This is a predicted structure of a 196-nucleotide RNA (Group I catalytic intron) from Oricola indica.
RNA sequence: CAAGGGACUUGAACGCUUGAGUGCGCUGGCGGAAACGCCGGACGUAGAACUGCUCAAAUUCGGGGAAACCUGUCAGAUGGCAAUCCCGAGCCAAGCCCGAAUGGUCAUACAUUCGGGAAGGUGUAGAGACUAGACGGGCAGCACCUAAGGCACCUGCUAUGGUGAAGGUAUAGUCCAGACCACAAACGCCUGAGGG
Numbered sequence: 001c002a003a004g005g006g007a008c009u010u011g012a013a014c015g016c017u018u019g020a021g022u023g024c025g026c027u028g029g030c031g032g033a034a035a036c037g038c039c040g041g042a043c044g045u046a047g048a049a050c051u052g053c054u055c056a057a058a059u060u061c062g063g064g065g066a067a068a069c070c071u072g073u074c075a076g077a078u079g080g081c082a083a084u085c086c087c088g089a090g091c092c093a094a095g096c097c098c099g100a101a102u103g104g105u106c107a108u109a110c111a112u113u114c115g116g117g118a119a120g121g122u123g124u125a126g127a128g129a130c131u132a133g134a135c136g137g138g139c140a141g142c143a144c145c146u147a148a149g150g151c152a153c154c155u156g157c158u159a160u161g162g163u164g165a166a167g168g169u170a171u172a173g174u175c176c177a178g179a180c181c182a183c184a185a186a187c188g189c190c191u192g193a194g195g196g
Stems, first nucleotide, its partner, number of pairs: 001019004005014001022046004026041006050141006060089006069080002090122003096117008126176001128175005142164004148160001149158003180195002183192002
C1' cells in the first nucleotide's frame, strides 16, 4: 500500500489473517580512501528521518509481467480482480550542459529565440474532469558522518565526498464513477452499457 474477515450505521468502529514495500539491529558479496552506496540472506523491531524559495508543463499511441485473494476442481488448469514491476515511440515547466542567431556592450555581463543533450516526469486513478502542492523537478540553507586531496605539525583543520526512509499506477480536495434498481452476457468469479 492492498485484499479477506470482522465490527459499525452512535458523540461509534481494525487488536485478526494474507500478499507486497521502507528504515534500524545482524550478516554475505561488489564499488569506494572512508563515510557510505548497490545487490542479496535470516531473525527481530518501528526511536529518528530537517527548513526556505521556486516549477505545475507534457499528461499521447502501443506493449510485457504480477502476489495474496475470488471462482473452479479430489487435486488442478483455465478464468477474474489487482497492491504494483516495467519496455518501445512521442511529448514536457522551471532549472542544468552544448551550439547558433538577434538585440545590447569598447568588450564581456545580460535578454530573447531556435536546435541538440542528460536527469527526472508523462504513459501508470476507480473510466475519467478540474484545482492545489509534495513524498516529485530545480536552487539554496542547516544538522550530522567521513577526510582522498590540501593545510598544519599540538595528530588536528577542511568537502569538491556522503546521510537527512518508503507512500503520487491520483497525494490533499471538488466533481464524475461506484454503492441502490434492473438489462445483457457468463458454469462461476466477474464484466459491459443504462435508470433512479
It was read from a public genome assembly, where an Rfam model found it. It matches the Rfam family "Group I catalytic intron". About the family: Group I catalytic introns are large self-splicing ribozymes. They catalyse their own excision from mRNA, tRNA and rRNA precursors in a wide range of organisms. The core secondary structure consists of 9 paired regions (P1-P9). These fold to essentially two domains - the P4-P6 domain (formed from the stacking of P5, P4, P6 and P6a helices) and the P3-P9 domain (formed from the P8, P3, P7 and P9 helices). The secondary structure mark-up for this family represents only this conserved core. Group I catalytic introns often have long ORFs inserted in loop regions. The window size for this search is chosen to minimise search time and catch the small examples. A larger window size will find more matches. Its family is annotated with Group I intron splicing in the Gene Ontology.